[in-house]
Context: one part of a larger RNA
Molecule: large-subunit ribosomal RNA, domain VI
Organism: Chitinophagales bacterium
RNA sequence: CGUAAGUAAUUUGAAAGGAGCUGACCUUAGUACGAGAGGACCGGGUUGGACGAACCUCUGGUGUACCUGUUGUGGCGCCAGCUGCACCGCAGGGUAGCUAUGUUCGGAAGAGAUAAGCGCUGAAAGCAUCUAAGCACGAAGCUCACCUCAAGAUGAGAUUUCUUUUAAGGGCCGUUAAAGAUGAUAACGUUGAUAGGUCGCAGGUGUAAAGACAGUGAUGUCAAAGCCGAGCGAUACUAAUUACCCGUAUGC
Numbered sequence: 001c002g003u004a005a006g007u008a009a010u011u012u013g014a015a016a017g018g019a020g021c022u023g024a025c026c027u028u029a030g031u032a033c034g035a036g037a038g039g040a041c042c043g044g045g046u047u048g049g050a051c052g053a054a055c056c057u058c059u060g061g062u063g064u065a066c067c068u069g070u071u072g073u074g075g076c077g078c079c080a081g082c083u084g085c086a087c088c089g090c091a092g093g094g095u096a097g098c099u100a101u102g103u104u105c106g107g108a109a110g111a112g113a114u115a116a117g118c119g120c121u122g123a124a125a126g127c128a129u130c131u132a133a134g135c136a137c138g139a140a141g142c143u144c145a146c147c148u149c150a151a152g153a154u155g156a157g158a159u160u161u162c163u164u165u166u167a168a169g170g171g172c173c174g175u176u177a178a179a180g181a182u183g184a185u186a187a188c189g190u191u192g193a194u195a196g197g198u199c200g201c202a203g204g205u206g207u208a209a210a211g212a213c214a215g216u217g218a219u220g221u222c223a224a225a226g227c228c229g230a231g232c233g234a235u236a237c238u239a240a241u242u243a244c245c246c247g248u249a250u251g252c
Stems, first nucleotide, its partner, number of pairs: 001152001005163002008160004016148003021049007033038001051106005059100004066093005071086006110144003117137001119135002169246003173189005194239003197235005203228003211222004
């Protein structure tokens, strides 16, 4: 821009894409078959491999504004206590998020038309013949079915809501994240929990400083302490103010 008013939502599905794999074991059954040796079809169940998708409860990884220990050196006048730099100084752990080697799930079942093939009835050709007329089966393949996308499908579909006027609706602006390079998408804007703060909880680290007590002292106890990024809730304390802009009808 189009889909001959605008608008918000829910959809149909032409077309397209994805998936489609496979082993072993148990049972049927030591049955059918076979002199024996051996040894099934069909059907039922269990458990793997490779591949794929989603997810983070578990097992791990990462986790450079989390916690702790510690070395050298500089600073805060000194002690104590902190802090800068040294690959995040080094080391031990680690929330959220993101992840695989972790977890869950998938290939199926079914229907239709068939291929090779197997047939029924059956003439031409008094027989025979699956075929000539007619009829029934038959594959991981084909068409559906499963998953995704899809009306620019210009063949532009359908249903419903709102608006008949500065309307309905949208934008700008602001607080943001399940989104993200920017646009976009999604949540919210006081009729408010959108983010921050605060409080509580979960979770991490591992028992802070100061003081008191015990000990000659190192140290220990009071103390599951103190500190804490992203998690889950609660709470208007702070910031989402007021405005402004676009949008209004073609044809019969």